[in-house]
RNA sequence: AAAAUAAAGGGCUAUGAGGUCAGCCCGAACCGCCUGAAGGACACCCUUCAGGCUGAUGACCUCUACCCAGAC
Numbered sequence: 001a002a003a004a005u006a007a008a009g010g011g012c013u014a015u016g017a018g019g020u021c022a023g024c025c026c027g028a029a030c031c032g033c034c035u036g037a038a039g040g041a042c043a044c045c046c047u048u049c050a051g052g053c054u055g056a057u058g059a060c061c062u063c064u065a066c067c068c069a070g071a072c
Base pairs, nucleotide, nucleotide: 009026010025011024012023013022016063017062018061019060020059021058032053033052034051035050036049037048038047039046040045
């Protein structure tokens, strides 16, 4: 110096926050889907652009925001 392991700690699970549980990560975990066009030698692959769609959860409960319907 590097690697492995343990403890402690922290982080992440396509849009915010709190609680509980689960999984994952230690510089990683994670960063949704569909259609068309262009480019990348071809390509069911990748990137960019344009258009479109669902969801505030990994799961449960609650709050906030958004959307739909109804009542006052």
This is a predicted structure of a 72-nucleotide RNA (Fluoride riboswitch aptamer (crcB RNA motif)) from Thermosulfuriphilus ammonigenes.